[in-house]
RNA sequence: ACCUUAUCUAUGCCGAAUCCCGACGCGGUCGGGAGCGGGGGAACCAAUCCAAUCGGGGUGAAGUCUCGCGAAAGCGGGACACGGUGACCUUUUCAACCGUAACCCGUCAGCUAACCUCGCAGGCAUACGCGCCGGAUCGC
Repeated sequence: ACCUUAUCUAUGCCGAAUCCCGACGCGGUCGGGAGCGGGGGAACCAAUCCAAUCGGGGUGAAGUCUCGCGAAAGCGGGACACGGUGACCUUUUCAACCGUAACCCGUCAGCUAACCUCGCAGGCAUACGCGCCGGAUCGC
């Protein structure tokens, strides 16, 4: 000097998953409010043919097709499609890199005003790649 690991703080990222108040038996638990997000749920519209448990549906970007290996589960590749990442803030084009999981309902749900109801977790660490617009702060 560089790299790796662990802890704490700050900052930032994915995501709806943040902030505030009160009570109590106060290292925590319970309740409430605001904000954000989801589900159910009329009329109108849509659908209303057959078939179907090989169902059907929901959260989410996490889908469709295809090729190879494999008994299968899966693994890998390609195309299209979708999603994320710019460290003073915002917008935007290109480039580069990355992701395409997981879970739930239980035979049942189109849209949907009123209304009803649920969640506010979890997991991480890239930082001038070239530029544009507007703004803020600091210094001179």
The prediction has a mean pLDDT of 76. c-di-AMP riboswitch aptamer (ydaO/yuaA leader) from an Armatimonadota bacterium, 140 nucleotides, folded computationally. Of the family's consensus pairs, 96% are formed in the model.